């Protein structure tokens, strides 16, 4: 000269956990707190996971209304009374299956960075 390692100096980030504020939630933002990290800075390109508002698909809601009907049997033949057929829909609730939503302190990948070689 280079390239690999990272001790030291300076210092930076900031878990869980409260107080708050968004959000359906997953989670995220502020503040306080520090378990940790040499990229625990940045970016959702792949993956792996979380979450389910909306959407969807299914039970229940209900064998319920409504029709059959001026309806069967009863019945002081009256009032009353409702057999049976076959049959919804929507509110509302459960349950499944979705991301275009999270999440980089899960990996992986790309950009960018502060001291060096104790």
């Nucleotide at each position: 000269u280079c390239u690999c390692c990272g001790a030291a100096a300076g210092g930076g980030c900031a878990a869980a956990g409260g107080c708050u504020g968004g959000g359906a939630a997953a989670c995220c933002g502020g503040c306080c707190g520090g378990c940790g990290c040499a990229a625990a800075g940045c970016c959702a390109c792949g993956g792996a996971u979380c979450u389910a508002a909306g959407g969807u698909c299914u039970c229940c809601g209900c064998g319920u209304a409504g029709c059959u009907a001026u309806c069967a049997a009863g019945g002081a033949c009256g009032a009353c009374g409702g057999c049976a057929g076959g049959g919804a829909a929507c509110a509302g609730g459960g349950g499944g299956c979705u991301a275009g939503g999270g999440c980089g302190g899960c990996c992986g990948g790309g950009c960018u960075g502060c001291c060096g070689a104790a």
Predicted 3D model of a 118-nucleotide RNA (c-di-GMP-I riboswitch aptamer) from a Dehalococcoidia bacterium. Its Rfam family is "c-di-GMP-I riboswitch aptamer". About the family: GEMM was predicted in a large-scale screen for bacterial structured RNA regulatory elements. It was read from a public genome assembly, where an Rfam model found it. The prediction has a mean pLDDT of 85. The organism belongs to Dehalococcoidia, within Bacteria. Of the family's consensus pairs, 95% are formed in the model.